[in-house]
């Protein structure tokens, strides 16, 4: 010295189902079905580690094939939660704060 990202706050925008049956003065509350975008779990490829087996070799390296294991993303899957009129919230997207200090 230009100074990036996260956590957090505010503001704006923000879908989905939206049923039924019981209850209750009413709000609500159980069950079933239903939604996926709070959070939450799953895994493909590629890549590494090791093992078989085939070429090659004295052997090994190597390559090629097939399983193991690690590890691996979502708005993709499940639905654990959570949500199923309005209102409220929700991932996510734009600003501002703020923080911090990658980057050069």
């Nucleotide at each position: 010295a230009u100074g990036a990202a996260a956590a957090u706050g505010g503001c704006g925008g923000g879908a989905g189902a939206a049923g039924g049956c019981c209850u209750u003065u009413a709000g609500g509350g159980g069950c079933c079905g239903c939604c996926g975008a709070a959070g939450g779990a799953g895994c493909a490829a590629g890549g590494c580690a090791g093992c078989g087996g085939u070429u090659u070799u004295a052997g090994g390296c190597a390559a090629c094939c097939g399983g193991u294991g690690c590890g691996g993303a979502a708005a993709c899957u499940c639905u654990c939660a959570g949500g199923u009129a309005c209102c409220a919230g929700u991932a996510c997207c734009g600003c501002c704060a703020g923080g911090g200090g990658a980057c050069g």

A computed fold for a 104-nucleotide RNA from Dethiobacter sp., annotated as Glycine riboswitch aptamer. Of the family's consensus pairs, 89% are formed in the model. Model confidence (mean pLDDT): 76 of 100. The sequence was found by an Rfam model in a public genome assembly.